[in-house]
Record summary:
Transfer RNA from a Candidatus Woesearchaeota archaeon, 72 nucleotides, folded computationally. Its Rfam family is "tRNA". It is annotated as a transfer RNA. The organism belongs to Candidatus Woesearchaeota, within Archaea. The sequence is in RNAcentral, with records from ENA.

């Protein structure tokens, strides 16, 4: 220098055009003599950045940034 993959909640990940989700974690309540466990609820995201296509983009296209891998 070129190619490929990945980037979504605090963490690990789903979601392949039509209201952004799960598990764990966090907080609150219930339960308990108390803690853990269990049960219930809540909070937490401008989907890496910018632009384009579209009635509509996390999703498709372009550029850039970051990480991992490969070739030279």
């Nucleotide at each position: 220098g070129c190619c490929u993959u990945u980037g979504u909640a605090g963490u690990u990940c789903a979601g392949u055009g039509g209201u952004a989700g799960a598990a764990c974690g966090u907080u609150u309540g219930c339960c308990u003599c108390g803690u853990a466990a269990g049960c219930a609820a809540a909070a937490g995201g401008u989907c890496g950045a910018g632009g384009g296509u579209u009635c509509a983009a996390a999703u498709c296209c372009c550029u850039c940034c970051a990480a991992a891998g490969g070739c030279u």

Model confidence (mean pLDDT): 84 of 100.